[in-house]
RNA sequence: AUCUGAAAAAGGCAAACCGCCCGAAAGGGCGGGACGCAAAGCCAUGGGGUCUAAAGCCGCGAGGCAAUGACAGCCCGGUUGCCAGU
Numbered sequence: 001a002u003c004u005g006a007a008a009a010a011g012g013c014a015a016a017c018c019g020c021c022c023g024a025a026a027g028g029g030c031g032g033g034a035c036g037c038a039a040a041g042c043c044a045u046g047g048g049g050u051c052u053a054a055a056g057c058c059g060c061g062a063g064g065c066a067a068u069g070a071c072a073g074c075c076c077g078g079u080u081g082c083c084a085g086u
Stems, first nucleotide, its partner, number of pairs: 003085003012037002017032006035073001041079003046076003049071003056065003
């Protein structure tokens, strides 16, 4: 360096739910909490997908469309990295 994650160790992250805050919402931040995770580190300006629907457009109305807003813990990809084996 490559590949692998069976066993082990050092440690790491933190779903649901609860509290406070931000946001139109989806969702996010912080604290508590652990379902899980070997990249559950990072990239949404790599591709697909999903969620929301503010501006705007359409509609008499109910409502519909709408990403420039989100999700990396949906998948593929890119990139960096710990431990062990090889």